[in-house]
Context: one part of a larger RNA
RNA sequence: UGACGGGGACCCGCACAAGCGAUGGAGCAUGUGGUUUAAUUCGACGCAACGCGAAGAACCUUACCUGGGUUUGAAAUCUCCUGACCGCUCUGGAAACAGGGUUUUCUCUUCAGAGACAGGAUGACAGGUGCUGCAUGGCUGUCGUCAGCUCGUGUCGUGAGAUGUUGGGUUAAGUCCCGCAACGAGCGCAACCCUUGUCCUUAAUUGCCAGCGAGUUAUGUCGGGGACUUUAAGGAGACUGCCGGUGUCAAACCGGAGGAAGGUGGGGAUGACGUCAAGUCAGCAUGGCCCUUAUAUCCAGGGCUACACACGUGCUACAAUGGCGAUUACAAUGAGCUGCUAAGCCGCGAGGUGGUGCUAAUCUCAAAAAAUCGUCUCAGUUCGGAUUGUAGUCUGCAACUCGACUAUAUGAAGCUGGAAUCGCUAGUAAUCGUGGAUCAGCAUGCCACGGUGAAUACGUUCCCGGGUCUUGUACA
Repeated sequence: UGACGGGGACCCGCACAAGCGAUGGAGCAUGUGGUUUAAUUCGACGCAACGCGAAGAACCUUACCUGGGUUUGAAAUCUCCUGACCGCUCUGGAAACAGGGUUUUCUCUUCAGAGACAGGAUGACAGGUGCUGCAUGGCUGUCGUCAGCUCGUGUCGUGAGAUGUUGGGUUAAGUCCCGCAACGAGCGCAACCCUUGUCCUUAAUUGCCAGCGAGUUAUGUCGGGGACUUUAAGGAGACUGCCGGUGUCAAACCGGAGGAAGGUGGGGAUGACGUCAAGUCAGCAUGGCCCUUAUAUCCAGGGCUACACACGUGCUACAAUGGCGAUUACAAUGAGCUGCUAAGCCGCGAGGUGGUGCUAAUCUCAAAAAAUCGUCUCAGUUCGGAUUGUAGUCUGCAACUCGACUAUAUGAAGCUGGAAUCGCUAGUAAUCGUGGAUCAGCAUGCCACGGUGAAUACGUUCCCGGGUCUUGUACA
C1' cells in the first nucleotide's frame, strides 16, 4: 500500500421488511446430469452452465456410428497432354459411383499461339468441426451503469509511499459548495443521440371527413375539403427559471404557483481502470503440435428424439373472479412476389377449390382475446386434459424410427403443493390476446406489440451484495 475480520461509523440497492404473483407437489414441453447404446457428435458447470451456442436435428444440416466408395482429392494455384463444354439416354447399384450409346467443332488471333471451360497425368500442395481459450487476435459474460480509476507539476517522507481523492455539508453521481500544501488535468458521472408525453408552423396521398353537394339496403362510396385525426419535416417547451421557508449571505433541500410535463419527466442506447489464466481454436482469424490411401473426402441407412432415475427452466391445470354456448364491440407492432392471398363454392373440421387485389398508409395475412348475455350448481364434475384406438388434412423425393394439425372415441394424474426458493415499486406486477425472426413443414422457447390493470413500502435492527472513512492483523 492492499486484502481480510462472526471490528467500528456512515450510505445505497426489490437486499430485508410491507405487499402481489409464482417455483418446489401433478401431467406434459424443453435443457442438463446419469445410465444405456454401434453412435447416443461437440462445447457451456455457483452467482455469471442447464428453453444456453441452436433465429427452428425426418434427408440435408451433421461434426457421431455402421456399411459401401475415392486418393492431387468435393473446392484453390502452378506444370504437361487432349478436347469444346453442355445436353439426351441405357445397364448394374441403396446411392456414391462404374461401364456404355448418341448429339455437338467455343471466343480472340500478328495463324506462332492465347483465353475460358471440360477430361486426363505428375508432383509441389490441398484438406482436418483433430489438440492446446493455460500460446493468441477479435468478440462476449461478470462485479456494475457500481462511482469509482489515474496522471503532471509542487510539497512531505531516508524509502516503500503519502498529499491531491481526506474533512464539514449535499447529490442518483469523485454531483456541487465551503475549507485545506496543494494547484490543475484525463478516463468515467452528467449532457450531447434515439424514442415517448404537450403545442405551433409547413405539407396532404394510399391516410382523415367537420361543414357543402351527389348517390346507396349499407359503407369517405363520389365531387370536393385541410378544420379534426394521422403521417413526417422543422421549431417551441423544463432551466430549481419564479415565490415562500430551511441552510454557513453557499451548494442544496422542503413546500407552492404556473404548466401537457417538475426537479435526471418515462424508456432506451451508452459499460471507466481493472477482476475472474472467466467463455469461445466448433462463427471467423491465428502460433505451435498432430493426421496425410487418413484424424481428408463422397454416398446410403441409423443416431443426435434412447430411459429404473435426479435437477433446472417453462406450459396446462386442479375450477364458479370458472367451464360451455350465443351475440355484439374496442388495439398496436409487424410481414408479404419462390410471397400474402380476397369474395364465392365444397368439407363437421384440419383443409380443398377458386384466382381477385397487392412490390402495399391503397390489397392480403386479420378473427383480436380478455369484455357482454344465457346455462351449469360444487361433483374428480359440462373441472382437467395426459394417454391410447380409428379415420383424415398439409408440407415435403420421403413423416416407420422421427413432423404439425383435424374429427371421433378414450378420459390418467391432479382438489392449490414440505423444507426451501424466485420475480416485481406503476401503466409496473398480474392477466388477455396479436405480430415477427429462423423456417418446405415444425414453439409451451426467443424477440417485439398493444388491451384490462392492482396491492404495498412503517422503516434500515437483521440476511445478501456494493461504496467511503477508520481500526486490528503472526496474511501478500
Background:
Model confidence (mean pLDDT): 83 of 100. This is a predicted structure of a 476-nucleotide part of an RNA (small-subunit ribosomal RNA, 3' major domain) from a metagenome.